The RNA shown here (transfer RNA) has 74 nucleotides and comes from a Thermoplasmatota archaeon. The same sequence occurs in records of 3 taxa.
RNA sequence: GCCGAAGUGGCUCAGCCUGGUAGAGCGUCGGACUCAUAAUCCGAAGGCCGCGGGUUCAGAUCCCGUCUUCGGCA
Numbered sequence: 001g002c003c004g005a006a007g008u009g010g011c012u013c014a015g016c017c018u019g020g021u022a023g024a025g026c027g028u029c030g031g032a033c034u035c036a037u038a039a040u041c042c043g044a045a046g047g048c049c050g051c052g053g054g055u056u057c058a059g060a061u062c063c064c065g066u067c068u069u070c071g072g073c074a
Base pairs, nucleotide, nucleotide: 001073002072003071004070005069006068007067010026011025012024013023020057028044029043030042031041032040050066051065052064053063054062
């Protein structure tokens, strides 16, 4: 330099193909249960989707540019 994959709550990921105001597990906080802890159960907070632009009534999703990480080729 070229090609491909990935970037979404604190962590690991789904959702993207087929556009319609963002979910799960773990963790955290509160409560129940227990003599107490763990486990289990109930509830809550927490991200507007790497960044910028475009298309659209509407963009995490489509298009363009760009940054970072990983892999391959040279």
RNAcentral holds the sequence, with entries from ENA. Its Rfam family is "tRNA". About the family: Transfer RNA (tRNA) molecules are approximately 80 nucleotides in length. Rfam classes the family as a transfer RNA.